[in-house]
RNA sequence: AGAGUUUGAUCAUGGCUCAGAAUGAACGCUGGCGGCAGGCCUAACACAUGCAAGUCGAACGGAGUUAUAUUGUAGCUUGCUAUGGUAUAACUUAGUGGCAGACGGGUGAGUAAUGUAUAGGAAUCUACCUAGUAGUACGGAAUAAUUGUUGGAAACGGCAACUAAUACCGUAUACGCCCUACGGGGGAAAAAUUUAUUGCUAUUAGAUGAGCCUAUAUUAGAUUAGUUAGUUGGUGAGGUAAAGGCUAUACCAAGACAAUGAUCUAUAGCUGAUCUGAGAGGAUGAUCAGCCACACUGGAACUGAAACACGGUCCAGACUCCUUAGGGAGGCAGCAGUGGGGAAUAUUGCACAACGAGGGAAACCUUGAUGCAGCUAUGCCGCGUGUGUGAUGAAGGCUUUCGAGUUGUAAAACACUUUCAGUGAGGGAAUAAAUUAAAAUUACUAGUAAUAAUUUUAACUGACUGUACCCACAAAAGAAGCACCGGCUAAUUCCGUGCCAGCAGCCGCGGUAAUACGGAAGGUGUUAGCGUUAAUCGGAAUUAUUGGGCGUAAAGCGUGUGUAGGUGGUUUAUUAAGUCAAAUGUGAAAUACUUAAGCUUAACUUAGGAACUGCAUUUGAUACUGAUAAUCUUGAGUUUUAUAGAGGAGAGUAGAAUUCUAAGUGUAGCGGUGAAAUGCGUAGAUAUUUAGAGGAAUACCAGAGGCGAAGGCGACUCUCUGGAUGAAUACUGACACUGAGACACGAAAGCGUGGGUAGCAAACAGGAUUAGAUACCCUGGUAGUCCACGCUGUAAACGAUAUCAAUUUGAAAGUUAUUAUUUUUAUAUUUAUGGCUUUCGUAGCUAACGCGUUAAAUUGACCGCCUGGGAAGUACGACCGCAAGGUUAAAACUCAAAUGAAUUGACGGGGGUCCGCACAAGCGGUGGAGCAUGUGGUUUAAUUCGAUACAAAGCGAAGAACCUUACCUACUAUUGACAUUUAUAAAAAUAAACAGAGAUGUUUAGUGCCUAUUUAUAGGAAUUUAUAAACAGGUGUUGCAUGGCUGUCGUCAGCUCGUGUUGUGAAAUGUUGGGUUAAGUCCCGUAACGAGCGCAACCCUUAUUCUUUGUUGCCAGCGAGUAAUGUCGGGAACUCAAAGAAAACUGCCAAUGAUAAAUUGGAGGAAGGUGAGGAUGACGUCAAGUCAUUAUGGCCUUUAUGAGUAGGGCUACACACAUGCUACAAUGGUAUAUACAAAGAGAAGCAAACUUGCGAAAGUAAGCAAAUCUCACAAAGUAUAUCUUAGUUCGGAUUGGAGUCUGCAACUCGACUCCAUGAAGCAGGAAUCGCUAGUAAUCGUGGAUCAGAAUGCCACGGUGAAUACGUUCUCGGGCCUUGUACACACCGCCCGUCACACCAUGGGAGUGUGUUGCAAAAGAAGCGAGUUAUUCUAACCAAUUAUAAUUGGACGAUACUCUUCACUUUGUGAUUCAUGACUGGGGUGAAGUCGUAACAAGGUAACCGUA
Repeated sequence: AGAGUUUGAUCAUGGCUCAGAAUGAACGCUGGCGGCAGGCCUAACACAUGCAAGUCGAACGGAGUUAUAUUGUAGCUUGCUAUGGUAUAACUUAGUGGCAGACGGGUGAGUAAUGUAUAGGAAUCUACCUAGUAGUACGGAAUAAUUGUUGGAAACGGCAACUAAUACCGUAUACGCCCUACGGGGGAAAAAUUUAUUGCUAUUAGAUGAGCCUAUAUUAGAUUAGUUAGUUGGUGAGGUAAAGGCUAUACCAAGACAAUGAUCUAUAGCUGAUCUGAGAGGAUGAUCAGCCACACUGGAACUGAAACACGGUCCAGACUCCUUAGGGAGGCAGCAGUGGGGAAUAUUGCACAACGAGGGAAACCUUGAUGCAGCUAUGCCGCGUGUGUGAUGAAGGCUUUCGAGUUGUAAAACACUUUCAGUGAGGGAAUAAAUUAAAAUUACUAGUAAUAAUUUUAACUGACUGUACCCACAAAAGAAGCACCGGCUAAUUCCGUGCCAGCAGCCGCGGUAAUACGGAAGGUGUUAGCGUUAAUCGGAAUUAUUGGGCGUAAAGCGUGUGUAGGUGGUUUAUUAAGUCAAAUGUGAAAUACUUAAGCUUAACUUAGGAACUGCAUUUGAUACUGAUAAUCUUGAGUUUUAUAGAGGAGAGUAGAAUUCUAAGUGUAGCGGUGAAAUGCGUAGAUAUUUAGAGGAAUACCAGAGGCGAAGGCGACUCUCUGGAUGAAUACUGACACUGAGACACGAAAGCGUGGGUAGCAAACAGGAUUAGAUACCCUGGUAGUCCACGCUGUAAACGAUAUCAAUUUGAAAGUUAUUAUUUUUAUAUUUAUGGCUUUCGUAGCUAACGCGUUAAAUUGACCGCCUGGGAAGUACGACCGCAAGGUUAAAACUCAAAUGAAUUGACGGGGGUCCGCACAAGCGGUGGAGCAUGUGGUUUAAUUCGAUACAAAGCGAAGAACCUUACCUACUAUUGACAUUUAUAAAAAUAAACAGAGAUGUUUAGUGCCUAUUUAUAGGAAUUUAUAAACAGGUGUUGCAUGGCUGUCGUCAGCUCGUGUUGUGAAAUGUUGGGUUAAGUCCCGUAACGAGCGCAACCCUUAUUCUUUGUUGCCAGCGAGUAAUGUCGGGAACUCAAAGAAAACUGCCAAUGAUAAAUUGGAGGAAGGUGAGGAUGACGUCAAGUCAUUAUGGCCUUUAUGAGUAGGGCUACACACAUGCUACAAUGGUAUAUACAAAGAGAAGCAAACUUGCGAAAGUAAGCAAAUCUCACAAAGUAUAUCUUAGUUCGGAUUGGAGUCUGCAACUCGACUCCAUGAAGCAGGAAUCGCUAGUAAUCGUGGAUCAGAAUGCCACGGUGAAUACGUUCUCGGGCCUUGUACACACCGCCCGUCACACCAUGGGAGUGUGUUGCAAAAGAAGCGAGUUAUUCUAACCAAUUAUAAUUGGACGAUACUCUUCACUUUGUGAUUCAUGACUGGGGUGAAGUCGUAACAAGGUAACCGUA
């Protein structure tokens, strides 16, 4: 720091996903040790048991135990025992009393401010502590304990009697203190112990702690916009420690809060900090620390310095427990622990040794605070699981091209070490400071008494713990897993599976060769851990302050006016709010950073520093901004004057046209369309003439022209009126820009009321079209369109571009105003300065397209809007509307894309251009018949397999009776029919007989060749048999795993590359353009220049000539001969053969053309513009064809899917198709005679001649391995004759009979011959094929295959045409261009309804739950207020009696009343959530149904608004 993913590829936009860090985590697999830290995030759910707050006898009276002393009594052993009293001392402590239980510990429910953070403030309190001042006097009455009695199950009490205090009360005193009307008034105390302290009271200060107030900051929602009645303020009063509406207290006023977001709703403890991040930020608020709140739920007060009190009280409620049923008890969100919930979180431990807290004079006591230990890989950190040597590179595993590679120095083996764990009647710390005792010194002091401090000595104190640490011992001994390996992302192969099982963070993998699933081997990463899941930040500049955008990707409000707000020209002065600087205070500690230090290191801990970017106060600076006061004229506005204009509103007028009405003329059609029909018309239309009516719209002018804010505005005249611009004066003096809300305007359609209605025309009707046609086309036609007045408020309301201002090269136009010049009757041309408008274009910008002084450039001001696609501009709510609807505006769910611009292709019922037997012009066919062949289908035991649009179908197959043969049936053997190797045996071969359908089996006969020597053996070659193993074999499967070969587009003219250049890039250029060509053939032009594969040429055949050679070919001339023939001599001229040359190149001429390329015509020439034909097939396309030619990977098979044999089948037959043959006849058939080829083949062959047969053939047999012989008579043609238009003398199918040939074999199933038979067919519907010259058509000939078996195929020659105006159309193709939502590329893509399944959601009669407002009811405990009829009454007062009490009163308590108020109840609203028959749309699904709306002119251009 980036990466993957939209596309055929590209750039952009934009989302999704990944790599990082981190967690109070959980889960899976695994697990050696230690240190440090953390550990109920869920049910503020319920809790058994134990513990968590006590202490003081130096406050008090008692009680108990012990000891000592003393004194009685009794017993007797006369000094002992027992038992009392008194006194003293020590110890213990139920109660009274004091202090502490407001701290410490827990939790986060509530709380969006009665909270928290930061900074300030004034009207306060503060126990214990410190310092100061002044006191501490005199009295009194009770009460617990205790005793007695009594109630109750218990808890807990009642009554009577007795008693103490540092408990309680009164009086006195009052330096300070409090109140005051300034006269005065009020208020304290406690003692203990023994002489010095500690307490107590009042008060002043301090310290500490606490209460209160203010400012700023502090989550989300406006689909929550108004809220508030003690509410806001004032005066008095009350109340508090204290200011204050704190007070439902009295009165007065009507305020207060709110778009800078009140109120309401939802959520939430806040902070220091933690995690992340470069930072700014974002998320979080466990542990530690500060604050707050809470303590079963709700309410309340008491006590106290402090509480409205976690382990206190009272009341109400829920729940649990005890009970003798009357009544009681309880509160773990303290520490452990239990149940429950949950993915999930620990021991009912030890100790007060340390640190701290409470009490105490102290010793001490208490302390689940705390210190430690236990559990736990929860995290962080550290250590170990050994180290060195060790190759013939062991074995095993895995892979393999079978050679080997890899695991791998890894192991073994040898040598060494012992951290950690383990063992040891081995050692062994620190954490300890204090305290007590003694002594000394100092201080204080009259004093060595006491007290305090210091020093020394002694004693004693450790939970952790026999722990850390150290030592010894023995042996490599006890200690490695987890995830991943397609890309992102480091790391690969084999096997299994076969769109199955499964994987997956995204893209995606899996349909028989999966580096993606599962296993294995190997590798990579990390390591006592590793992965997964969840949630956070990052990457994400993907909410953009730093740091984004809005023409077309999401995004400029339809337009203006204008409020708040934001921003604002020039100069001066003042000020100092912003701003800047310094100082001071604060910003707790911890954390983080940094420097050191301590644990063996680290984590961890300790100390120091800086920092804490903040807030506040004070002082200063004054450029800029602000504020205040003045100034200026440039911004803005006003005045004068002139100009242009479909600017607006109203009134009036005009002509053309359509329609209608009336009349005339006139007659059969009109109208309409692609073609028609509906419609109109003999009741007289259309057409034409005249007159009239009525409504709407304004031709030409008219223009990328003008005006307006936009919508929009078009005949003419008048009236009223808005704005713009120019020129030249004067004036005001910043008056400005933008503009949330707000207000106004706002096309068409639509709505309301009333008019109007010529034309046009939704709906509707009819006619067509069509498979259908609720459409497009046609004939009609109503709302509407028009007017007036209202409403609606939307459009693709578009420049898809908000408004205003400034700056920045240019060119050409239009329009408008003004200026100058020339000329002129007008006018026009040119120049200059402004306003508006159009096109091009520099810089610059932009993803590109494009924009470009009218910016999308460069800046400033302000408003609006956007944040993936779909769901959706939808639902709900609210507001507006008469309605239709509009505005505002989500979510669940779902996808990994959706989108923009440009590129290359492909495609178009887009355009241009060119070519082709493509059409046209012609000739002949196919399609109809019969037959042949092939295919489909059907049948079959089998009808083997493949090919199957063009580009399968007389194709593989150049030839199925057996064989072939792969198929079927039956029989047969299993190392095999075939190959290699090893071992054993035997010669091999051949012949014969028997059984069998045959394969095969059985039997008999029989022994060779080479070498050596030991001459009878051994060895060898080749062959055979038997056995065993490796293996053979497979026309089994996959042509979608392949090679090779082939078809096709297409013999079409194309396909590419290098360098350069252009573009961010895909790509482009070249290869386009102007001509030309059969051709990307050539020329010219040109940011291209060259090159390659194709084209052409080179090759073969053929057409002409020449040279050479001259047999088997030839025979002109010479000679000979024959019935006849190059037959013979001979010849080398000709034909011919086969070798080599020549020839044709637009070379020559003319014209055209651009002076080119080239074209047209001509000459010459055998041939003329590629002379004709062939071979030759670019880059590529079709997963085209072939695993059955062959080769080959994988898979399958192995007594069979291999092999052998016999028979059968491939030849079937209602039917359909393809390719052919033969015909339908007279351009013919038949018969007779007769002429002329080319190219081939031949030895298991061609076969002459002769003989036989009607014939197919047979017999016999010359010649020929071929220019010699043979096949071999070419046929059409020609001549003559006949047939005479007929299903025939056409046609030959079919069938019967008889034969021939081939062959082991002719039945299934051959060809041919003869005789007989003599079917359909009389020229072929829709449609369709071939062919442009030696071609079509027609005629025969040969060959391959082959024993035999062509109408097929391949080749050969004979005869030998017609037509082409031309490129409109059909098909195919090339090039250029255009559109595209296609790229599997139009056989593309894609929309909607319906049907089915699933999912979430809206509505819904309602139902249920929670929260809450208002109005009432209700009223426990308690505070407060009041009353004194009831009951009680120690302290004070009075009286009486007479020393001890009684009586009365006050105060007080009780009781009662009132106010307030919790639980609770009722009524009525609001609202959240859940649920609901039915219902609405939405989304997603496999190859469903119906159509074909969109993308090309998508076949009616599409789209927006509206009905």